[in-house]
RNA sequence: GCCCUGAAAGCUGAAUUGGAACAGCAGUGGGUUUCUACCCCACCGGUUGAAGGUUCAAAUCCUUCUCAGGGCG
Numbered sequence: 001g002c003c004c005u006g007a008a009a010g011c012u013g014a015a016u017u018g019g020a021a022c023a024g025c026a027g028u029g030g031g032u033u034u035c036u037a038c039c040c041c042a043c044c045g046g047u048u049g050a051a052g053g054u055u056c057a058a059a060u061c062c063u064u065c066u067c068a069g070g071g072c073g
Stems, first nucleotide, its partner, number of pairs: 001072007010025004019056001027043005049065005
């Protein structure tokens, strides 16, 4: 230098190839318990790496850039 893959909540990951962004853990509150832990319930938490484009509608498709990993030279 060229090519491929990936980036989503504090962390780890779903989202059936465009149609209302979810789960587990963590955190907070409550229940249970003599207390703690376990367990149960509820809540909190994301402008989906950035900027544009296409579309009635984009995490998803297209372009450029950033970061991480891999391959070739």
Molecule: transfer RNA
Organism: Pleionea sp. CnH1-48